[in-house]
RNA sequence: UGGCUUUCUGGCGAUGGUGUCCGCCCUAAAACCGCUCCCAAGAGCUGAUGGCGCCUGCGACUUU
Numbered sequence: 001u002g003g004c005u006u007u008c009u010g011g012c013g014a015u016g017g018u019g020u021c022c023g024c025c026c027u028a029a030a031a032c033c034g035c036u037c038c039c040a041a042g043a044g045c046u047g048a049u050g051g052c053g054c055c056u057g058c059g060a061c062u063u064u
Stems, first nucleotide, its partner, number of pairs: 010025004016055006034045004
C1' cells in the first nucleotide's frame, strides 16, 4: 500500500418521510408519552420540526 474475512456502526425528543445540527437514554431497560382551568370528574387550546430545510397530508387567506 492492496486484497479477503469477521464484528460494530442503537434508541428517544406530544401525529408521517427525509437531510442536517442539538439534547437525552442505553444493552434490555431507560430516554419519551403537549398545554390551560379544575380536589376530582370534566371542559378548552396549539403544533405533522427538539431547531432548521425539503416532501407528503391537513387548515386559513388571496389570485387565476